[in-house]
This is a predicted structure of a 75-nucleotide RNA (c-di-GMP-I-GGC riboswitch aptamer) from a bacterium. It matches the Rfam family "c-di-GMP-I-GGC riboswitch aptamer". Rfam links the family to the GO term cyclic-di-GMP binding.
Formats: sequence, C1' cells, structure tokens
RNA sequence: AACGACAAGGGCAAACCAGCCGCGAGGCUGGGACGCAAAGCCACGGGCCCCCCGCGGGUAGCCGAGCUGCCGAAA
Repeated sequence: AACGACAAGGGCAAACCAGCCGCGAGGCUGGGACGCAAAGCCACGGGCCCCCCGCGGGUAGCCGAGCUGCCGAAA
C1' cells in the first nucleotide's frame, strides 16, 4: 500500500415509538437494534425523492470522487 478473523477493545444505529422542527422530501433529541470496517466528514458527478417550481431543497444507511481515521489474523 492493499485486505478484513466466529480476533481484542471500542464505535455507529435501520424499521418502529415519543417529543420538537419543516408545506414536503426529511431533520434533531430520547428510546430501540436491522445492519455497518469508514453506516466518520463532504451535495463535486450520477441516481432517487420533495415543493412555495427557483440561481430551490432532501438523501452520505444508493453508487462514485475528495478529505480524515481505530485494530491487525490469514492471503
């Protein structure tokens, strides 16, 4: 550099429920765990979604690019 164990210690948290915010997609907090080795950050490209259709918005747990990062068996 690459890779990802029935490894160690930790981390995140889908659906669903409650409260709050938003026209909405959806977001935040708490509960909760389906999953995740970048499910950490980022709307740059593509996809999908929303609307008050505009020089608009959402999604990073759809994929890619970029930035950052824990551990260390095998190949």